[in-house]
RNA sequence: AACUGAAAAAGGCAAACCUGCUGAAAGGCAGGGACGCAAAGCCAUGGGUCUAAACGGGUGCAUUCCCGCAUGAUUGCCAGGUUGCCAGA
Numbered sequence: 001a002a003c004u005g006a007a008a009a010a011g012g013c014a015a016a017c018c019u020g021c022u023g024a025a026a027g028g029c030a031g032g033g034a035c036g037c038a039a040a041g042c043c044a045u046g047g048g049u050c051u052a053a054a055c056g057g058g059u060g061c062a063u064u065c066c067c068g069c070a071u072g073a074u075u076g077c078c079a080g081g082u083u084g085c086c087a088g089a
Stems, first nucleotide, its partner, number of pairs: 003088003012037002017032006035076001041082003045079003048074003055068004
């Protein structure tokens, strides 16, 4: 260095939910809060999933409504890349 994460040590992150802000929404941010996590650090590169504003199509007196579609989102969905603490059963 690679590999491994049984037992430790120092720690770290923070699900659901609640409050506020933000967004069309999915979601995101902050505070509280801990379900869990050896990368639950970072990156939307591949796949999956979520949303459907704009746009296109349909219905329709008009609004509404319906369908399609990411350029939106998700790294705590899976993979991949990359960086890192401790230890060596």